About this RNA: SAM riboswitch aptamer (S box leader) from Rossellomorea aquimaris, 100 nucleotides, folded computationally. The model forms 93% of the base pairs in the Rfam consensus.

RNA sequence: AAAUUAUCAAGAGUGGACGAAAGAACUGGCUUGAAGACUCCACAGCAACCUGCUUAUAAAAGGUGCUCCAACCAGCAAAGGUAACUUUGAGUGAUAAGGG
Numbered sequence: 001a002a003a004u005u006a007u008c009a010a011g012a013g014u015g016g017a018c019g020a021a022a023g024a025a026c027u028g029g030c031u032u033g034a035a036g037a038c039u040c041c042a043c044a045g046c047a048a049c050c051u052g053c054u055u056a057u058a059a060a061a062g063g064u065g066c067u068c069c070a071a072c073c074a075g076c077a078a079a080g081g082u083a084a085c086u087u088u089g090a091g092u093g094a095u096a097a098g099g100g
Base pairs, nucleotide, nucleotide: 004097005096006095007094008093013043014042015041016040017039021032022031023030026075027074028073029072044067045066046065048064049063050062071092076089077088078087079086080085
């Protein structure tokens, strides 16, 4: 690495650099972007996991992570509905632990 477990509709921005696409992959939509998105750096912040650690709970500090829009919405299945659509589940993805 794979398998596994938990969470994913809450929360949290400024400055600088770069220069054209970005929103995980594919498809269909819908949004954002030269009034500079995406990405990187610095500082700041948020608080999901681990740690701290004890009788138990918590704090400071630490290791990852995160800081536009529900994982942007849907696509597979089931239920409800005349239908538009709604709800639930699966699959896939991200983060943490774990494993090697």